Context: one part of a larger RNA
């Protein structure tokens, strides 16, 4: 020096992207326990006290005729040690936001998560030889020894309050009319050839399905949800008015957000000092309602910032331990 453990003066996160790492805590009994809450929880919340040995007394209980023996509870008095849950084992705790309800699942071998799943919600298809799927076709099989309270597909994701407007485009669904239209049907008529009968060829009108056109419906289908100008008795702003465009012009709620470029926005809080954090404001570059919106107790090897206890993370390095490293073999 490398790796592993151990100790510590004074300070105690000043370290660092970040308390990473290592401490602290840890068991049992008794006392005591907040906000919030879906009334179950939160909760071992938090925070305290006791725990070894000896003796005396009180008392419960099992067995026993009894004497008594065993187990337990309580009160008092005393004793020893540095240390009485004496080793080992064995939660640090509290407050605040984001995300995801939760327990689960996942990139075997760099990502365990806010991703996936989930119960719950919705739309849609499917009446049974079901739809859907495998198979070149078929036979056959799954679906299912099920039958719409069932099965398939897609989206959302507990719970609570809710889920606004637009059907112009695309998709899907409905529509005994009409338009267009393939093969087929049809055959006016025409052509070739032949003496002729005939044979052969071309062929108008008319008829003729789905589809498309057309008419409606449908957004928890794919999707979309404006611009300019003026106006109030300080100023500013604009409840109000005008105008253009549109299928309709973003409702509730939330908002510098896992979304905010300008931006370290502005104000407040926390700090001596805060690009982070929390609470507000709204000028939303470019939130927004099942690609769900906003809340939310509980939960999380999740993530943000703050504080308490604690510590060699640090100020600032050190002592000692057994290994390796070094020398000989």
């Nucleotide at each position: 020096c490398u790796a592993u453990g151990c100790u510590g003066a004074a300070g105690g996160a000043a370290c660092u992207c970040g308390g990473c790492a290592a401490u602290u805590u840890g068991c049992c009994u008794c006392c005591g326990u907040a906000a919030c809450u879906u009334c179950g929880g939160g909760a071992u919340a938090a925070g305290g006290a006791g725990g070894c040995c000896u003796g005396a007394c009180u008392u419960u209980u099992a067995c026993g005729c009894a004497a008594g023996u065993g187990a337990g509870a309580g009160u008092c008095a005393g004793g020893g040690g540095c240390a009485c849950a004496g080793a080992c084992c064995a939660g640090g705790g509290g407050g605040u936001g984001g995300c995801g309800a939760c327990u689960g699942u996942u990139u075997a071998u760099c990502u365990a998560a806010a991703a996936c799943a989930c119960a719950g919600g919705g739309c849609u298809c499917u009446g049974c030889g079901a739809a859907g799927u495998c198979u070149g076709u078929a036979a056959g099989a799954c679906g299912a020894c099920g039958u719409a309270u069932a099965g398939g597909g897609c989206c959302u994701g507990a719970c609570g309050c809710c889920u606004g407007c637009c059907c112009g485009g695309u998709g899907c669904c409905u529509g005994a009319a009409g338009g267009u239209u393939a093969a087929g049907u049809g055959g006016a008529g025409a052509u070739g050839u032949g003496c002729a009968a005939g044979c052969a060829u071309c062929g108008a009108a008319a008829u003729g399905a789905a589809g498309c056109c057309c008419a409606g419906g449908u957004a928890a289908a794919c999707g979309g949800c404006g611009g300019c100008c003026g106006u109030a008795a300080c100023u500013a702003u604009a409840a109000c008015g005008g105008u253009c465009c549109u299928a309709a012009g973003g409702u509730a709620g939330c908002g510098a957000a896992a979304u905010u470029c300008c931006u370290u926005g502005u104000c407040g809080g926390g700090u001596a000092a805060g690009u982070u954090c929390c609470g507000a404001c709204c000028c939303g570059c470019a939130c927004g309602a099942a690609a769900g919106g906003c809340g939310u107790a509980a939960c999380g090897a999740u993530u943000u910032g703050g504080g308490u206890a604690c510590u060699g993370u640090c100020u600032c390095a050190a002592a000692g331990a057994g290994a390796g490293a070094c020398u000989c073999g």
Predicted 3D model of a 329-nucleotide part of an RNA (large-subunit ribosomal RNA, domain IV) from Rhodella violacea. Its Rfam family is "Bacterial large subunit ribosomal RNA". Lineage of the source: Eukaryota > Rhodophyta > Rhodellophyceae > Rhodellales > Rhodella. Its mean pLDDT, the model's own confidence on a scale to 100, is 87.